[in-house]
RNA sequence: CGGGGCGUAGCUCAGUUGGUAGAGUGCGUGGUUUGGGACCACGAGGUCGCUGGUUCGAGCCCAGUCGCCCCGA
Numbered sequence: 001c002g003g004g005g006c007g008u009a010g011c012u013c014a015g016u017u018g019g020u021a022g023a024g025u026g027c028g029u030g031g032u033u034u035g036g037g038a039c040c041a042c043g044a045g046g047u048c049g050c051u052g053g054u055u056c057g058a059g060c061c062c063a064g065u066c067g068c069c070c071c072g073a
Stems, first nucleotide, its partner, number of pairs: 001072007010025004019056001027043005049065005
């Protein structure tokens, strides 16, 4: 320098053909227990790496850019 992959909740990851973003785990509160753990219920937590574009509407499509990984030179 060129090509490819990945980036979504604290963490690990889903997200279909573009239609108002979820699971597990963790965290908080309550129940249960002598207490803890386990279990049950409820809750908080996200501008989907960033900036722009297309569209009535973008996590998803397009362009640029940043970070990490792989391959090539």
Transfer RNA from Candidatus Peregrinibacteria bacterium CG10_big_fil_rev_8_21_14_0_10_49_10, 73 nucleotides, folded computationally. Its Rfam family is "tRNA". Rfam classes the family as a transfer RNA. The sequence was found in a public genome assembly. The prediction has a mean pLDDT of 80.